[in-house]
Molecule: Bacterial RNase P class A
Organism: Gemmatimonadales bacterium
RNA sequence: CCGGCAGGACGCGAUGGUCGCGGCCCCUUCGGGGGCCGAGGAAAGUCCGAGCUCCGCAGGGCAGACCGCCAGGUAACGCCUGGGCGCCGCAAGGCGACGGACAGGGCAACAGAGAACAGACCGCCGAUGGCCCCUCGGGGCACAGGCAAGGGUGAAACGGUGGGGCAAGAGCCCACCGCGCCCCCGGCAACGGUGGGCGGCACGGCAACCCCCGGUCGGAGCAAGGCCAAGCAGCGGCGAGGUGCGGCCCGCACCAACCCCCGCCUUCGGGCGGAAGAGCCGCGGGUAGGCUGCUCGAGGCGGUCGGCGACGACCGUCCCAGACAGAUGACCAUCCCCCCGCUCCGGCGGGGGAACAGAACUCGGCUUACGGUCCUGCCACCGCC
Repeated sequence: CCGGCAGGACGCGAUGGUCGCGGCCCCUUCGGGGGCCGAGGAAAGUCCGAGCUCCGCAGGGCAGACCGCCAGGUAACGCCUGGGCGCCGCAAGGCGACGGACAGGGCAACAGAGAACAGACCGCCGAUGGCCCCUCGGGGCACAGGCAAGGGUGAAACGGUGGGGCAAGAGCCCACCGCGCCCCCGGCAACGGUGGGCGGCACGGCAACCCCCGGUCGGAGCAAGGCCAAGCAGCGGCGAGGUGCGGCCCGCACCAACCCCCGCCUUCGGGCGGAAGAGCCGCGGGUAGGCUGCUCGAGGCGGUCGGCGACGACCGUCCCAGACAGAUGACCAUCCCCCCGCUCCGGCGGGGGAACAGAACUCGGCUUACGGUCCUGCCACCGCC
């Protein structure tokens, strides 16, 4: 210089004034006056985790869902941090689906000889046996037989390179690599080591397919729930077990049936019917008003200390929307950025000013959408010293 990588800040804002909005507080002659505060980094998606509320105890199990290397952080998580391993990138860095394939099931189309303990299309050999010729030295055939090293097919072919050996070959043998087992060293660990020894030189892949293993998980949700006011109208069916449970089972608790009542019959043992009956199902009526929950929080900011880091501890300081068809808009001026014109170079005038996008109980995350400015560190090409 130029291209990239990682992180952070901001989020057309700030200040003042006029008018207009929502909340809180003070004053009031009840007309109103004054003060303070007032949308986001994603407020979005409703995907995780919680706080909080209700379900009398939420106890055990099945099913189901989620997570899946190690060590930490956190209230917790499917999140974050650091590390390991694998893959991508020259690199800075990025991504990860990361326990198990000898518990079992299943899958790999087509191509190919052959797709798991398989296999001969093109091929190689043909020593031994066989056939033919022969100058008896030998030559030929490739039949029997041997081979899977070379080529091909495929996403993937039953280790790789080099050498020996063989008729030609093959982990058949050897060296190194790789793989498996054992030991040693480093590390809390996952793992790592140009460490050592032995070895049959070899029992493929997919589990983000079912599955196995380990771990986590009561349910419903602010339209939760609590209070006040107002208003109405209950009816029918099933019914002996039901409710707490979204699916199921056990346990436990509660409610009910049996009991009691009425009528008829009675061989006086009882029988038949009614009433009653938790709960469930269906139809119908009333109310959808007001207050609360509703904002002080695992809170924000600053500093110190500890930690590689996520983060934690301590000290100080601040209160920062609480609406309810649901609030913040308009104008003026100054500062800031960009463009144009003028310039006596002090400045003046005019115009414009970004995307995604508006809280609704609150937080910690993830994911998605997005335009531009600035800052810090790192890597690479090239150039210079």